About this RNA:
A computed fold for a 73-nucleotide RNA from a Vulcanimicrobiota bacterium, annotated as transfer RNA.
[in-house]
């Protein structure tokens, strides 16, 4: 220098026929207990890496850039 993969709540990850943003763990409140744990109920937390494009509509399609991993030279 060139190719490929990845980037989504605090963490690990789903979500590729383009229309509802989700799960587990963690966190908060309440119930249960003499108290803690377990268990049960409820809740907060995400401008979906950046910028732009296509579209009535984009996490999802296209381009650019950034970061990480990897292959070639």
């Nucleotide at each position: 220098g060139g190719g490929g993969c990845u980037a989504u709540g605090g963490c690990u990850c789903a979500g590729u026929u383009g229309g509802g943003a989700g799960a587990g763990c963690g966190c908060c409140u309440c119930c249960c207990u003499u108290g803690c744990a377990c268990g049960g109920a409820g809740g907060a937390a995400g401008u979906c890496g950046u910028c732009g494009g296509u579209u009535c509509g984009a996490a999802u399609c296209c381009g650019u850039c950034u970061a990480g991993c990897u292959c070639c030279a």
Rfam family: tRNA. Gene Ontology term of the family: triplet codon-amino acid adaptor activity.